[in-house]
RNA sequence: AAAUAUUUAUGGAGGGUUUGAUCCUGGCUCAGAGUGAACGCUGGCGGCGUGCUUAACACAUGCAAGUCGAACGGGUAUUUGUUCCGAAGCAAUUCGGGAUAAGUAUUAGUGGCAAACGGGUGAGUAACACAUGGGUCAUCUACCUUUAAGUGGAAAAUAAUCCCGCGAAAGCGGGACUAAUGUUCCAUAUGACCACGAUCUUUCGAAAGGAAGAUUGAGGUAAAAGUUCCGCAAGGAACGCUUAUUGAUGAGCCCGUGUCCUAUCAGCUAGUUGGUGAGGUAACGGCUCACCAAGGCUAAGACGGGUAGCCGACCUGAAAGGGUGAUCGGCCACACUGGAACUGAGAUACGGUCCAGACUCCUACGGGAGGCAGCAGUGGGGAAUUUUGGACAAUGGGGGCAACCCUGAUCCAGCAACGCCGCGUGAAGGACGAAGGUCUUCGGAUUGUAAACUUCUUUUGUAAGGGACGAAACAUCUGUUGAAUAAACAGAAUUGACGGUACUUUACGAAUAAGCCACGGCUAACUACGUGCCAGCAGCCGCGGUAAUACGUAGGUGGCAAGCGUUACUCGGAAUUACUAGGCGUAAAGCGCAGGUAGGUGGUUAGGUAAGUCUGUAAUGAAAUCUCCCGGCUUAACUGGGAGGGGCUUAUAGAUACUGCUUGACUCGAGUGUGGGAGAGGUGACUGGAAUUCCCGGUGUAGCGGUGAAAUGCGUAGAUAUCGGGAGGAACACCAAUGGCGAAAGCAGGUCACUGGCCCAAUACUGACACUGAGCUGCGAAAGCUAGGGGAGCAAACAGGAUUAGAUACCCUGGUAGUCCUAGCCUUAAACUAUGUAGACUAGAUGUGGGGGGUAUCGACCCCCUCCGUGUCGACGCUAACGCAUUAAGUCUACCGCCUGGGGAGUACGGCCGCAAGGUUGAAACUCAAAGGAAUUGACGGGGACCCGCACAAGCGGUGGAGUAUGUGGUUUAAUUCGACGCAACGCGAAAAACCUUACCUGGUCUCGAACGACUAGAAGUAAAAUCUAUGAAAGUAGAGAUGACCUGUAAAGUCAGGAGCUAGCCGAGGUGCUGCAUGGUUGUCGUCAGCUCGUGUCGUGAGAUGUUGGGUUAAGUCCCGCAACGAGCGCAACCCUCAUUUCCUUUUGCUAAGUUGCCGCAAGGUAACUGCACUAUGGAGAAACUGCCCACGAUGAGUGGGAGGAAGGUGAGGAUGACGUCAAAUCCCCAUGGCCCUUAUGUCCAGGGCUACACACGUACUACAAUGGCCAGUACAGAGGGUCGCAAUACCGCAAGGUGGAGCUAAUCCCAAAAACUGGCCCCAGUUCAGAUUGUGGGCUGCAAUUCGUCCACAUGAAGGUGGAAUCGCUAGUAAUCGCGAAUCAGAAGGUCGCGGUGAAUACGUUCCCGGGUCUUGUACACACCGCCCGUCACACCACGAAAGCCCGCUGCAACAGAAGUCCUCAGGUUACUGGGGCAAAAGUUGUGGUUGGUGAUUGGGGUGAAGUCGUAACAAGGUAGCCGUAUCGGAAGGUGCGGCUGGAUCACCUCCUUU
Repeated sequence: AAAUAUUUAUGGAGGGUUUGAUCCUGGCUCAGAGUGAACGCUGGCGGCGUGCUUAACACAUGCAAGUCGAACGGGUAUUUGUUCCGAAGCAAUUCGGGAUAAGUAUUAGUGGCAAACGGGUGAGUAACACAUGGGUCAUCUACCUUUAAGUGGAAAAUAAUCCCGCGAAAGCGGGACUAAUGUUCCAUAUGACCACGAUCUUUCGAAAGGAAGAUUGAGGUAAAAGUUCCGCAAGGAACGCUUAUUGAUGAGCCCGUGUCCUAUCAGCUAGUUGGUGAGGUAACGGCUCACCAAGGCUAAGACGGGUAGCCGACCUGAAAGGGUGAUCGGCCACACUGGAACUGAGAUACGGUCCAGACUCCUACGGGAGGCAGCAGUGGGGAAUUUUGGACAAUGGGGGCAACCCUGAUCCAGCAACGCCGCGUGAAGGACGAAGGUCUUCGGAUUGUAAACUUCUUUUGUAAGGGACGAAACAUCUGUUGAAUAAACAGAAUUGACGGUACUUUACGAAUAAGCCACGGCUAACUACGUGCCAGCAGCCGCGGUAAUACGUAGGUGGCAAGCGUUACUCGGAAUUACUAGGCGUAAAGCGCAGGUAGGUGGUUAGGUAAGUCUGUAAUGAAAUCUCCCGGCUUAACUGGGAGGGGCUUAUAGAUACUGCUUGACUCGAGUGUGGGAGAGGUGACUGGAAUUCCCGGUGUAGCGGUGAAAUGCGUAGAUAUCGGGAGGAACACCAAUGGCGAAAGCAGGUCACUGGCCCAAUACUGACACUGAGCUGCGAAAGCUAGGGGAGCAAACAGGAUUAGAUACCCUGGUAGUCCUAGCCUUAAACUAUGUAGACUAGAUGUGGGGGGUAUCGACCCCCUCCGUGUCGACGCUAACGCAUUAAGUCUACCGCCUGGGGAGUACGGCCGCAAGGUUGAAACUCAAAGGAAUUGACGGGGACCCGCACAAGCGGUGGAGUAUGUGGUUUAAUUCGACGCAACGCGAAAAACCUUACCUGGUCUCGAACGACUAGAAGUAAAAUCUAUGAAAGUAGAGAUGACCUGUAAAGUCAGGAGCUAGCCGAGGUGCUGCAUGGUUGUCGUCAGCUCGUGUCGUGAGAUGUUGGGUUAAGUCCCGCAACGAGCGCAACCCUCAUUUCCUUUUGCUAAGUUGCCGCAAGGUAACUGCACUAUGGAGAAACUGCCCACGAUGAGUGGGAGGAAGGUGAGGAUGACGUCAAAUCCCCAUGGCCCUUAUGUCCAGGGCUACACACGUACUACAAUGGCCAGUACAGAGGGUCGCAAUACCGCAAGGUGGAGCUAAUCCCAAAAACUGGCCCCAGUUCAGAUUGUGGGCUGCAAUUCGUCCACAUGAAGGUGGAAUCGCUAGUAAUCGCGAAUCAGAAGGUCGCGGUGAAUACGUUCCCGGGUCUUGUACACACCGCCCGUCACACCACGAAAGCCCGCUGCAACAGAAGUCCUCAGGUUACUGGGGCAAAAGUUGUGGUUGGUGAUUGGGGUGAAGUCGUAACAAGGUAGCCGUAUCGGAAGGUGCGGCUGGAUCACCUCCUUU
């Protein structure tokens, strides 16, 4: 200086996943932060931290607690002095030895202090262990400190040492000597302590008196150690010693509060709780003992079990909270396991002692030694955690006067990316956007300024040089001061493990330095190839079955970065345990109902109090941490200083609104009294009639009964029916009602007795007496149980009959428990309003039950008001929605109960209850990513309503039977090519397989190929090639070879060049090979059904709705009306074509009146040509039909019915035309096309064969079965087409098919070219004069070819078949039926197909039913949408769990046995000491008997999971017997049935209430 105050500011994010879609509920999961971490890949540097979370497992080796000679006597070494002896020397002297004195160094022992600190660990402990705050008048405290007083005298030992002895050792014993600050005794005693007396004070007590304190008196008891220095000495100093005292420090004990899970632990406790007395302790105390009393703790959780060191703090979080308790700090506990004391101020002692136990080691086998949870280190365990380092330089500790010694505390270094922080791996420029890679639409894009290259820098690195801070002291010396060598101050000098480290200077040179993960969504980031439900991925959802942004690889991209990912764990998100801050009608969740204890909560008013509450002040809340401010390391991490905060506790002073406590009052809550009232309220007794059944009797006769239909059953021994009489039990018609009563369960004939509650009116009284209610107690449908009765009907079980594939069911006939009563159990239900109890407040409307009042009236009604019940509708509000709505699910208050994903499971184990059945309380492992609520759109229903269609019905004719044709299946085959398979494949692709077609098979060829394109090369008697030869089945192969070169340029020639063509090589070819589930295109189908949608608006949180629904009407979502809708689009209709009427125009090859002309004819007339009216026709252009007109109905509408007119009438007939969409419908073999596959073959060519097979089955057709016919003869009438590679006339030949021949025709000209019908005749009901298959013979035609395998003709042959079972198809008018004709394809080959005309009907009451469709509505557990979904047994595999004869380990209770060391008591040895004996108590141990956790266990039980197992079909729709709940019983299984209950049941009808008008 700052941090202060105010204001401002700070501070809270969600996503994925249930569905076809939606909203909600609800779980799972992700993104964040963190770690003492580990693992994978990778790894340049530095700083600061951190580092056995597991086996409190076992430990080799070294070190971690010593020090003091200034306590003591000695020893050893050495120095000096004195002295003696010996030796040497002339001697001085020297050497050796002894004695003595003094000193120096050292130190085994005695002694003192320390060793109780420091360091480690977290096993135990749920406790005054810890935290916090107190108490200690109930205590101690070595060293230090304050003050006061002392420190006199004496004595006996003992270690060391010496001698002897024992032992392997460890060690021990005996004898002798000696010292002290060791030990003992005596003296002294200010003060201390002890007992006593007196006085005073305080306190308790009614008092007597007790207790405590202070003062005082006189008694009693207990001390001591010296050493060193200075000094001649006296004496002094320093360090000690003794007594008392003060403080400080440390410790003991006690108390308030706080402190995990479990009630499937509910009762625990005999020293237990208290008292008296005694003992013991530093001290209080059952701490211990004797006696007395019978207490003490507990639902606010005792006792028991499990887990755990506690805290400051750390992590997370917006916070509140939640989790954790490493490092640092405080406390506690422990030191191999258990027990015990000793010493001491302090220990029940980590590196002390004793004992017991386990383990290890030594041993001479007799006996001994040991304790790393100190620092290193080893083994082991484990996913996992370091060096047997340096130094006492600093800080601190112990000893010492001190020097100093000791210190694995500590300070440092080493190892490890384990964490946090910082730095670097270069910077600037650089486009031909290089090469390479990858992708590609082949153009390019991208990697990418990235690189190369140029210039620059040097952190880091390497080398060399300099070089710290941390160190200031103690001690010594000097000085100041002082009496001083004390203390204090000043100066000088000394001390560094780290470390020659940090830092710094110079040189060198881009030089030494980048990885990891991800890229489907969440979640930033995409392509290619490989793979083909495989390999694999995955946090959740989910990817992968041939085009994978999801696997693997590559390129690219994104993120973080010396790290990055994964795993594990914690908090967060999660308002998903909700104090802040959730819920309970239907999602999980209100106890079946009441009474009531504890508890919680409590009306109005006044006074007091001040416990809660609020305010001020004070103390405390250690430091570190956290936040803020200011500093120090270059920065940061790290670290120094200051401040702040802290909801806890205490003291004190105040405030008094609210709550509490207390005193008094009040009346509105609650209750009592008075008068009325309604009621299936309860209990008991008595009693009544109807009906069923049975018995008796009468009448009466053959059936009754039962069902969808039957049968079992009853009946001629007389049923059923009917009449009379009787017996017995159970239930109470009508009244009767969303009526009444009750707490609920529940309550119903009538009468009587007893009895509970409720409502109303008016007041009087009490004076908060109230509300709720854990435990507790009582009541509690049905079923069921026990005992005894009763038993008519009904009826689980059971029996029989049916049904059925089966039928342990539904239906029927019987029938036992039971249903009923008495007494006692059981205690559960969909015990439901799925809605706890009580109170208050918040619009109304309208019914109904009970009471009262007003009004009115003669009176009852009527009308109005009010209180209590009970319904419906509805505003606000609430709700996820549905809905609720004064009887709340609205707005509030009080209290209780309950919920927290689905399954496992209301199961197991345990407890309690029960006679049993069972009830109640009530988990876990494991498993899934959902389970669920409400509503929406569809689809579906053996739900409903309405409507339509040749859908049924009414009709006509067929198919199914026969033969044949044709297609298919199947079978066969070398091949029988392929496709199409309910409708919507099967006379379909195929409008036509002898070869070809042809795709198939067998055999034989070709390999740039049968067509075409590009490039390279070759080649003039060359290419090509008629023709011929050989061979062959052919294709082809091998030869011969007359002849013999196109275009351009060049004068010409082919000599040259180029092109074309040819040959060779090479690149593209070719594929009816695969995938129609990769596709385009085309097509079928629902369906020519009337639907399908959109914009804007409105409604709804939303999906969605509305419009499009409703009332009418239509063929039609056609139109009208109404309406929160208003409009629009695709469909419908219309516009188009054909047909029907008509007008006009048109014109030849059509047609033919009339006329003219030619020819024939006596004539009539015929024929030909020309002109050409009308008509018909061709081709055009118009007209006409619109419910326009009339009547009726309807709403004055839309429209409908009838009528007129008209060629046609209500869409005039037919065609074309096919909405949004459905079926992964069909087609890769029409065509096109992605991908894959084949490339001397899956391609190409050729010959032959096959597609034509044949036990059989099916579809579609033809011909028939005959007389409405067949045959013979005669005579008529079409339309639409086709024709020159053609149609072919007349004529002739042939029985005929056909042949000969060729008029005419490129077509309104010519040709192909009619049948049924009609007329006449024959046949006469027969397998025929029906029918024509089959077969034989002989012919014709087409064609290279007719055998496999064509068609036609003639003659002969003459099969089945006599109208067709179940079943099934088409058709509503020019239709069905019937008759023939034509065309396409085509050399030839229709019974098929597509067209054409001729003849030409019947029937439709109607919509109950079958099928299909449309609209509305309803239910749904379906949405791949009923061909849906789905339940249980059984079988198989795997998983976890329960039970189980037992077996095993641990813990523990009780009762005993036995009892080490040691303390205490006691006895003996004369005393002390010591030893021995005894006793109390007691560890490990042993025995017996219980409890309990866990493990294991033959076997057994259910549960869960598992693409395609078995049996059924229980549930979802009225799920085909409505379902479900409780209970009982039965059954392979789902399940069935009985009894009672619920609606969370569809449909129809009725009743009541309500809404609207």